[in-house]
């Protein structure tokens, strides 16, 4: 240098889906919290905003 393979260009943030935007992983990042530890008890579809769509509460027609 010029050819051919071949492998990558991703995953993750306690239940679904997108869109920004922050953090973390590549033998791993992640897999909620309390507590009298029990056939116990609590929030929560987010990592943060935001919509959607399930779920749950109140009120109207």
């Nucleotide at each position: 240098u010029a050819a051919g393979u071949u492998u990558a260009a991703g995953g993750g943030g306690a239940u679904g889906g997108a869109g920004u935007u922050c953090c973390c992983c590549a033998u791993a990042a992640c897999c909620g919290c309390c507590c009298u530890a029990g056939u116990g008890g609590c929030u929560g579809a987010u990592g943060a905003c935001u919509c959607c769509u399930a779920c749950u509460g109140u009120g109207u027609g």
The prediction has a mean pLDDT of 76. The RNA shown here (Fluoride riboswitch aptamer (crcB RNA motif)) has 61 nucleotides and comes from a Rhodospirillaceae bacterium. The sequence was found by an Rfam model in a public genome assembly.